[in-house]
Context: one part of a larger RNA
Molecule: small-subunit ribosomal RNA, central domain
Organism: metagenome
RNA sequence: CUGGGCGUAAAGGGCAGGCAGGCGGACUAUCAAGUCAAAAGUGAAAUGUACCCGCUCAACGGGUAACCUGCUUAUGAUACUGGUAGUCUUGAGAUUUGAAGGGGAGAGCGGAAUUCCAGGUGUAGCGGUGAAAUGUGUAGAUAUCUGGAAGAACACCGAUGGCGAAGGCAGCUCUCUGGUCAAUAUCUGACGCUGAACUGCGAAAGCGUGGGGAGCGAACAGGAUUAGAUACCCUGGUAGUCCACGCCCUAAACGAUGAAUGCUAGGUGUUGGAGGAAUCGACCCCUUCAGUGCCGAAGCUAACGCAUUAAGCAUUCCGCCUGGGGAGUACGAUCGCAAGGUUGAAACUC
Repeated sequence: CUGGGCGUAAAGGGCAGGCAGGCGGACUAUCAAGUCAAAAGUGAAAUGUACCCGCUCAACGGGUAACCUGCUUAUGAUACUGGUAGUCUUGAGAUUUGAAGGGGAGAGCGGAAUUCCAGGUGUAGCGGUGAAAUGUGUAGAUAUCUGGAAGAACACCGAUGGCGAAGGCAGCUCUCUGGUCAAUAUCUGACGCUGAACUGCGAAAGCGUGGGGAGCGAACAGGAUUAGAUACCCUGGUAGUCCACGCCCUAAACGAUGAAUGCUAGGUGUUGGAGGAAUCGACCCCUUCAGUGCCGAAGCUAACGCAUUAAGCAUUCCGCCUGGGGAGUACGAUCGCAAGGUUGAAACUC
């Protein structure tokens, strides 16, 4: 390489948009590029293969044949792929009528709690732990009441529930805005799927500039514990956590399961629609579409398990794997302010 694979053994890109490329619905006509048929020419010799022959054998040598799986030319075939022309509606999209939602951005508002400040009451402790101590308090703390300030997060509802491509998203209101679902079958008429590059988004931590700083809290300090204790526990506490703008681009970025399409028993919850039947009724019941869970048939699987939300049966396209360590290291390149990221070996060793 062929091949075999990628939930847990090595292996799905963090997620999307998308150029090129690859692949692509139904019908008709036509062309004949792919494809197929038979023919002609060519496919040097040697080598190699089969058989025969010559050196005493063999190596070696000679002869004959097949092979050289290919290419070119003209002729023919037209099922499939492809080109061209035309038509269609099931894929895709649009329109209309409804629907749900923590989807996104900005602005404003709210209450509980916490800390701090001021004042009142009040007096000796408070705090903390396994037990203590550091700490704090007669300069009046803790507790309690009143008033004020600040920042951050939004109890209950809350869910096995919703939305988003993923990361992720939750107090309330307003403005702007993206996507989705159902019903209808009015319109376009294959406009589709995937997608190397490329572009954008991308938790937390971290970085730059300027703000902010209540609580929490790396580092750090102290108190304990301990043989030691650079920890676990306690008292403090800086960066950070928050905001604006700009970077960083990584995660067990997980369903450890790429995207799309079709097909293949059921049962039972739940969310959002639609229809039917029935009713006092919005409940219940039946059907159906889209999500989200559980249990299970066939089938699959090394097993565990998966099972219409497939890890089943198939097709298309992309990414990735090929023994462990060395190593996600070195070198080079590239991106970054830096931290570092991306790409990514070998020697050696088992």